[in-house]
RNA sequence: UUCGUGCUCCGGGGUCGGUGAAAGUCCGAACCGGCGGUGAAAGUCCGCGACCCGAGGCCGUUCGCGGCCACGGUUGAACCGGUGAAACUCCGGUACCGACAGUCAGAGUCUGGAUGGGAGAAGCACGAA
Numbered sequence: 001u002u003c004g005u006g007c008u009c010c011g012g013g014g015u016c017g018g019u020g021a022a023a024g025u026c027c028g029a030a031c032c033g034g035c036g037g038u039g040a041a042a043g044u045c046c047g048c049g050a051c052c053c054g055a056g057g058c059c060g061u062u063c064g065c066g067g068c069c070a071c072g073g074u075u076g077a078a079c080c081g082g083u084g085a086a087a088c089u090c091c092g093g094u095a096c097c098g099a100c101a102g103u104c105a106g107a108g109u110c111u112g113g114a115u116g117g118g119a120g121a122a123g124c125a126c127g128a129a
Base pairs, nucleotide, nucleotide: 001129002128003127004126005125006124007123008122010120015029016028017027018026030109031108032098033097034048035047036046037045043096044095052073053072054071056069057068058067059066060065078094079093080092081091082090100112101111102110
């Protein structure tokens, strides 16, 4: 230095006003952007996670259902110019996207599943090369 095993810890952000009986949901303006990769830095390129759907195996059960494992499917959005060896990632300009359920009026920003889960990050220990 690399690989393996185990443990610990970390691991999602976002408003003000107007109208109105009522809206953080409409209107106006604003704000936010998980993880890994990518000759140069990404919400919009490639991939992953979570949510959702499907069926399979195992365990528990108060027989309502719950948990774990792995697999398949689905899953939104960007262009132009400049610089440069190289950038849909930087600079300039102009755009676009954002699950499901709930709600006295419609949700990326409120509430909820979630004090959850997780892609992964860091550290420590042991072993091997």

Model confidence (mean pLDDT): 83 of 100. The RNA shown here (FMN riboswitch aptamer (RFN element)) has 129 nucleotides and comes from Nesterenkonia xinjiangensis. Its Rfam family is "FMN riboswitch aptamer (RFN element)". A reference for the family is Vitreschak et al. (2002), "Regulation of riboflavin biosynthesis and transport genes in bacteria by transcriptional and translational attenuation", Nucleic Acids Res. The model forms 97% of the base pairs in the Rfam consensus.